c-di-AMP riboswitch aptamer (ydaO/yuaA leader), 175 nucleotides, folded computationally.
[in-house]
């Protein structure tokens, strides 16, 4: 962090038990049905998270450019370099077109850094300290909020091991 936990009278597949020829003790094999249990897949619940979606309220802002909207704590700036497009001036013999270089103006967006709105840990809980994050991605022209009602999704990544697992005050619990 929603990411918990339950069943199958489905499938797969491992183990054990139960049962194993004749008078059969022990061993060994064997074990189809029938039992238990675990794992995987699938299927459906329980919890808990998310979008959609009237009335009343609000809202009258983008129709492809000033797009708009989800998840989520992850927003919003300041400097700095690097920037696609785009505008303008000059040139490239003259006019036109087109194109190219030059300066200048803007400038989406990329790195870095330095703050923030907001978030988390500190081993019961609260504050005070102390320590961090402050991404990232989805939808495709399209959604306010919304009762019935409809759809999903329940993962993932990590870090520590004698320590700031500090101090305070409260609370359970223990002698």
């Nucleotide at each position: 962090g929603a990411g918990u936990u339950c069943g199958a009278u489905g499938c797969g597949c491992c183990g054990g038990u139960a049962c194993u020829g004749a008078u059969g003790c022990u061993g060994g094999g064997g074990g189809a049905c029938a039992c238990c249990g675990a794992c995987g897949c699938u299927c459906g619940g329980a919890g808990c998270c998310g979008g959609g979606g009237a009335a009343c309220c609000a809202a009258c802002g983008u129709u492809c450019c000033c797009g708009g909207g989800g998840u989520g704590a992850a927003u919003c700036g300041g400097c700095g370099u690097c920037a696609g497009g785009c505008c303008g001036u000059g040139c490239c013999g003259g006019c036109c077109a087109g194109g190219g270089c030059a300066c200048g103006g803007u400038g989406a967006g990329a790195c870095g850094u330095c703050g923030u709105a907001g978030g988390g840990c500190u081993a019961c809980u609260u504050c005070c300290g102390g320590c961090c994050c402050g991404a990232a991605u989805c939808c495709g022209a399209c959604a306010g909020c919304u009762c019935a009602c409809c759809c999903g999704g329940u993962a993932g990544g990590c870090g520590g091991c004698c320590g700031c697992a500090g101090g305070a005050a409260g609370a359970a619990g223990g002698a």

Its Rfam family is "c-di-AMP riboswitch aptamer (ydaO/yuaA leader)". Gene Ontology terms of the family: cyclic-di-AMP binding and regulation of gene expression. Its mean pLDDT, the model's own confidence on a scale to 100, is 79.